[in-house]
């Protein structure tokens, strides 16, 4: 070089004909218990990889870069 594929919470992931961003789990904090754990409640936590276009409205369409995974010579 070319093609396809993913990039959304600290981690793993959802979320489709464009229409209020979500779950587990990690962390905090309560209930329980002699203390823990295990379980149950409750909170924190997101410029949706970046930038620019399209539209009233974009995680979702288009265009470009970055980064990463498969392929083809």
């Nucleotide at each position: 070089a070319c093609g396809u594929c993913u990039g959304u919470a600290g981690c793993u992931c959802a979320a489709u004909u464009g229409g209020c961003a979500g779950a587990g789990u990690u962390c905090c904090g309560g209930u329980c218990u002699c203390c823990a754990a295990a379980a149950c409640c409750g909170g924190c936590g997101g410029u949706u990889g970046g930038g620019g276009g399209u539209u009233c409205g974009a995680u979702u369409c288009c265009c470009u870069c970055c980064a990463g995974a498969c392929g083809u010579g």

The RNA shown here (transfer RNA) has 73 nucleotides and comes from a Patescibacteria group bacterium. It matches the Rfam family "tRNA". Its family is annotated with triplet codon-amino acid adaptor activity in the Gene Ontology. NCBI's taxonomy places the organism under Bacteria, Bacteria candidate phyla. Its mean pLDDT, the model's own confidence on a scale to 100, is 82.